Predicted 3D model of a 73-nucleotide RNA (transfer RNA) from Brevundimonas sp. Its Rfam family is "tRNA". The family's RNA type in Rfam is transfer RNA. The sequence is in RNAcentral, with records from ENA.

RNA sequence: ACCCAUGUAGCUUAGCGGAUAAAGCGCCAGUCUACGAAACUGGAGAUCACUGGUUCGAAUCCAGUCUUGGGUG
Numbered sequence: 001a002c003c004c005a006u007g008u009a010g011c012u013u014a015g016c017g018g019a020u021a022a023a024g025c026g027c028c029a030g031u032c033u034a035c036g037a038a039a040c041u042g043g044a045g046a047u048c049a050c051u052g053g054u055u056c057g058a059a060u061c062c063a064g065u066c067u068u069g070g071g072u073g
Base pairs, nucleotide, nucleotide: 001072002071003070004069005068007066010025011024012023013022018056027043028042029041030040031039049065050064051063052062053061
């Protein structure tokens, strides 16, 4: 330099163009307990890497840029 893949909550992941992006762990509060842990109940937290485009409608499709990983020479 070129090619391929990847990017969604603090972490790990799900999400076949269609209402308010889902779950586990973690975090906060409560119940329980002599106090913790566990368990149970509830809650906060992601404008989906960024910028544009396509579409009535985009996390999802297209282009460019960037991140990370791999490959070719």